[in-house]
RNA sequence: GCUUCCGUAGCUCAGCCAGAAGAGCACCAGCCUUGUAAGCUGGGGGUCGAGGGUGCAAAUCCCUCCGGGAGCU
Numbered sequence: 001g002c003u004u005c006c007g008u009a010g011c012u013c014a015g016c017c018a019g020a021a022g023a024g025c026a027c028c029a030g031c032c033u034u035g036u037a038a039g040c041u042g043g044g045g046g047u048c049g050a051g052g053g054u055g056c057a058a059a060u061c062c063c064u065c066c067g068g069g070a071g072c073u
Base pairs, nucleotide, nucleotide: 001072002071003070004069005068006067007066010025011024012023013022019056027043028042029041030040031039049065050064051063052062053061
């Protein structure tokens, strides 16, 4: 330098043939317990790496860039 994959909640990841964001763990509160843990119930938390484009509508499609992984030269 080229090819390819990934970037979504604090962490690990789904969703990615457009209709507007979810799970598990973690965190907070309540119940339970003498107390802790476990268990049960509820809750907060992200507008999807950044910018632009298409479109009624973009996490999703297109372009450029940024960061990371793999391969080739």
The RNA shown here (transfer RNA) has 73 nucleotides and comes from a Candidatus Woesearchaeota archaeon. Its Rfam family is "tRNA". The source organism's lineage runs through Archaea, Nanobdellati and Candidatus Woesearchaeota. The coordinates come from a structure-prediction model, not an experiment, and the mean pLDDT is 84.